[in-house]
RNA sequence: GUAGAGGUGCGUCCUGGAAGAGUCGCCGGGGGGAGGGUGAUGCCCAAGAUCCCCGGCAAAAGGUCAGUACGCCGAAGUCGGGCCGAUAUCAAGCCGCCCGGCUGGUGCCGUAAGCGAAAGCUGCGCCACUGCCAUAGUUUGAACAAUCACUAUGGAGCGCUAC
Numbered sequence: 001g002u003a004g005a006g007g008u009g010c011g012u013c014c015u016g017g018a019a020g021a022g023u024c025g026c027c028g029g030g031g032g033g034a035g036g037g038u039g040a041u042g043c044c045c046a047a048g049a050u051c052c053c054c055g056g057c058a059a060a061a062g063g064u065c066a067g068u069a070c071g072c073c074g075a076a077g078u079c080g081g082g083c084c085g086a087u088a089u090c091a092a093g094c095c096g097c098c099c100g101g102c103u104g105g106u107g108c109c110g111u112a113a114g115c116g117a118a119a120g121c122u123g124c125g126c127c128a129c130u131g132c133c134a135u136a137g138u139u140u141g142a143a144c145a146a147u148c149a150c151u152a153u154g155g156a157g158c159g160c161u162a163c
Base pairs, nucleotide, nucleotide: 001163002162003161004160007073009072010071011070012069014067015066016065017064025057026056027055028054029053030052031051035044036043039090040089041088076103077102078101079100080099081098082097083096085094104130105129106128107127109125110124111123114121115120132155133154134153135152136151137150138149
């Protein structure tokens, strides 16, 4: 440098489903009578707002499940910093990109701050399983050695295997 391996392996698009929700919102009627909204400002309101009741119409996004396809094995995730974009403005947050740190992978459980309607997600921790490498050991085989299998301990993907 090329090609590969780990497995409930990672990620993305599209389609459909459940849920979100008879909710947000809009329209009409009634009540009521002063603030409402925001992190802040702009903004809305006695030509009656916020709020409550009745009637009518009636969503969507993120997340989730299933399926197809595609890209892959630091796949990807997460944290910090920086840049850009959209959103009324600034801040925060979000999309994308760059730099750096951490994490081999999966799962159960617990946990705390946050997000979420919920299911759950993220971080951290314990435990279990699993792949790789190193070291040591055991048994089998015509004998020895090596290898394979198995056991134990330890380690980390800038790793491992083959060429």